[in-house]
Context: one part of a larger RNA
RNA sequence: GUCAACGAGUUACCCUAUGCAGCGAGGUUAAGCCGAGAGGUGUAGCCGUAGCGAAAGCGAGUCUUAACAGGGCGAAUAGUUGCAUGGGGUAGACCCGAAACCGGGUGAUCUAUCCAUGGCCAGGGUGAAGCGAAGGUAACACUUCGUGGAGGCCCGAACAGGUGUAGGUUGAAAACUGCUCUGAUGAGCUGUGGAUAGGAGUGAAAGGCUAAUCAAACUCGGUGAUAGCUGGUUUUCUCCGAAAUAUAUUUAGGUAUAGCCUCGCACGAUGACUGACGGAGGUAGAGCACUGACUGGACUAGGGGGUCUUACCGACUUACCAACCCCAAUCAAACUCCGAAUGCCGUCAAGCUCAAAUGCGGGAGUCAGACUACGGGAGAUAAGUUCCGUGGUCGAAAGGGAAACAGCCCAGACCGACAGCUAAGGUCCCAAAAUACAUGCUAAGUGGUAAAGGAUGUGGAACUGCCCAGACAACCAGGAGGUUGGCUUAGAAGCAGCAACCCUUUAAAGAUAGCGUAAUAGCUCACUGGUCGAGUGGGUCUGCGCCUAAAAUUUAACGGGGCUCAAGCAUGUUACCGAAGCUUCGGAUCGAAUUUAUUCGAUGGUAGGAGAACAUUGUAGCGCCGUAGAAGGUAUAUCGAAAGAAGUGCUGGAGGUUCUACAAGAGCUUAUGUUGAC
Numbered sequence: 001g002u003c004a005a006c007g008a009g010u011u012a013c014c015c016u017a018u019g020c021a022g023c024g025a026g027g028u029u030a031a032g033c034c035g036a037g038a039g040g041u042g043u044a045g046c047c048g049u050a051g052c053g054a055a056a057g058c059g060a061g062u063c064u065u066a067a068c069a070g071g072g073c074g075a076a077u078a079g080u081u082g083c084a085u086g087g088g089g090u091a092g093a094c095c096c097g098a099a100a101c102c103g104g105g106u107g108a109u110c111u112a113u114c115c116a117u118g119g120c121c122a123g124g125g126u127g128a129a130g131c132g133a134a135g136g137u138a139a140c141a142c143u144u145c146g147u148g149g150a151g152g153c154c155c156g157a158a159c160a161g162g163u164g165u166a167g168g169u170u171g172a173a174a175a176c177u178g179c180u181c182u183g184a185u186g187a188g189c190u191g192u193g194g195a196u197a198g199g200a201g202u203g204a205a206a207g208g209c210u211a212a213u214c215a216a217a218c219u220c221g222g223u224g225a226u227a228g229c230u231g232g233u234u235u236u237c238u239c240c241g242a243a244a245u246a247u248a249u250u251u252a253g254g255u256a257u258a259g260c261c262u263c264g265c266a267c268g269a270u271g272a273c274u275g276a277c278g279g280a281g282g283u284a285g286a287g288c289a290c291u292g293a294c295u296g297g298a299c300u301a302g303g304g305g306g307u308c309u310u311a312c313c314g315a316c317u318u319a320c321c322a323a324c325c326c327c328a329a330u331c332a333a334a335c336u337c338c339g340a341a342u343g344c345c346g347u348c349a350a351g352c353u354c355a356a357a358u359g360c361g362g363g364a365g366u367c368a369g370a371c372u373a374c375g376g377g378a379g380a381u382a383a384g385u386u387c388c389g390u391g392g393u394c395g396a397a398a399g400g401g402a403a404a405c406a407g408c409c410c411a412g413a414c415c416g417a418c419a420g421c422u423a424a425g426g427u428c429c430c431a432a433a434a435u436a437c438a439u440g441c442u443a444a445g446u447g448g449u450a451a452a453g454g455a456u457g458u459g460g461a462a463c464u465g466c467c468c469a470g471a472c473a474a475c476c477a478g479g480a481g482g483u484u485g486g487c488u489u490a491g492a493a494g495c496a497g498c499a500a501c502c503c504u505u506u507a508a509a510g511a512u513a514g515c516g517u518a519a520u521a522g523c524u525c526a527c528u529g530g531u532c533g534a535g536u537g538g539g540u541c542u543g544c545g546c547c548u549a550a551a552a553u554u555u556a557a558c559g560g561g562g563c564u565c566a567a568g569c570a571u572g573u574u575a576c577c578g579a580a581g582c583u584u585c586g587g588a589u590c591g592a593a594u595u596u597a598u599u600c601g602a603u604g605g606u607a608g609g610a611g612a613a614c615a616u617u618g619u620a621g622c623g624c625c626g627u628a629g630a631a632g633g634u635a636u637a638u639c640g641a642a643a644g645a646a647g648u649g650c651u652g653g654a655g656g657u658u659c660u661a662c663a664a665g666a667g668c669u670u671a672u673g674u675u676g677a678c
Base pairs, nucleotide, nucleotide: 001678002677003676004675005674006673011091012090013089014088015087016086017085018084019083020082021081022080023079026047027046028045032041033040034039051058052057061073062072063071064070094232095231097229101222102221103220104219105218106217112196113195114194115193116192117191118190119189120188121186123155124154125153126151130147131146132145133144134143135142159183160182161181164179165178166177167176198214200210201209202208235613236612237611238610239609240608245258246257247256248255249254259366260365261363262362263361264360265359266358271354272353273351274350275348276347277346278345279344285338286336287335291332292331293330295328296327297326302321303320304318305317306316307315308314369394370393371392372391373390374389375388376387377386378385399410400409401408414587415586416585417584419583420582421581425577426576427575428561429560430559434574436573437572438571439570440569441568447563453547454546457544458543459542460541461540463538464537465536466535474531475530476529477528478527480504481503482502486498487497510525513524514523515522588603589602590601591600592599593598594597614667616664617663618662619661620660621659623657624656625655632651633650634649635648636647638645639644
């Protein structure tokens, strides 16, 4: 893991509601007693029949009070006992699950320390003190050579340890193996026996160790500790159907009350929506009249600077700053002279709209919400962010579309159909339906990602300059003189720079727009004539494109193929496809209405509420089946809307069971469930 069996709302008592039954202003017994039992007896007690007050007490009233006022609670009748069911309480209280706490015991054969008594440490090196001799000293000291054999000394086996590394990691092993490494006469290692223990021991101290267990051992008991936590909780069908909010909380993943759901009773149109009318209001917008903010101008107190007289007072002036007032232009959640749309409240009436609303009582669940559109706060006018408000969807909703895709678009699945029509979205192929029609646009594969910014891309619209008295472009020709203008400068001649920028001849020609020279020179331009012969410039608004445009496995930013007068984009038109939507036909259940056998309507669903059933085991009653074969097993094409139920064959070999009622150890894909088998 699979299969089989087992495996979780029970029982007792009390309270409460509902259903059924008995009796009813009453209802009912408990213990006990009698009895084989069934049952009888038993009237103490309990509930109800009267309440109010703290109480004395009074009483259909009473309390408060000075009160005969007012107000509070009552009165104008239905209960009670039993059974069943829902819920609550007390008990382990649906089941399994702690980490822990306390009590009594058992452990030092592991390990920690200690005690008693034993054992063990190859070999090699070094060579302390002491001693001896020699030297040396006045004597010591001291030096040298021997001898000697000290040491938590050195090297290194046994032994003890466990440094690094590799392997091992479902191991050979619940701590090992290989290589390497440390101590190895010591605070050494070790045998045997003994001592100390659970808030206690022992500890060269790591919270270490105390039998593979230690920040409090193990075992049994208290014990089914407790668990606002996790997991699990077993047959079917039908009806309705939530919440993820408010308030409070040592409260925030819990709970209580309300909200929202369901069931019953009461009430009976009182409800929702639309319309008309009447209200309150200060948002959006707008505005600057207030409160503030804020820009320019004009005017002008005041301030600063300057000049004059200067001891002071003062006078004049201004490329400065500047209040108030004035003109013009703005801004505001905590500004308002103004001011909507919606929404909200109320009244009225109607409705080929919907079917509710309210009160009382029984039962809940919900208190982590998500995205999306719009109005906002926070944030960075970031977030698949966070916090509110108003809708929608998901949650609890399947179906079609968006390639795929809870929250987007369309649309709400009772069941069946090899019928039809549509929605969103689509109609070249994958792939159902237009290679549809009309008129344009796009050349970028734009479509099929993106900004500021940039550009003789291209279409449309109006405007405007020049133009047959000849425009624009191109070509031919001219483009001069005073003059190399003045100044400056080494030079400055149109063209380094400064100031000025005239006149003449002309068809026209700048004291020169550019290149060029050291300076000249030289080449163009403006401007003019000719050739040519019809359009040629400029900006504005707008449609579609272009550049801007770099990312990581692979084209990869149309789902793909592929598409260019499209299969792209825009506008218009007509067809068609397309869903569990709607229709048609048949069927099921429920409800309502009436014409009583028809019509109409309803039937997605998590938590949850309500209802109706199936199956299992047993009991009672009336029966029935069975050796001419019960239960069980096995095969099977039958029946029922489902849980399920038959029939028949084979097997099996002795019990089984319809129906009605009752009682439950009453239903298992899941609890890392338990046991067994494989």
Predicted 3D model of a 678-nucleotide part of an RNA (large-subunit ribosomal RNA, domain II) from Desulfobulbaceae bacterium DB1. Taxonomically the source falls in Desulfobulbaceae (Bacteria, Pseudomonadati, Thermodesulfobacteriota, Desulfobulbales).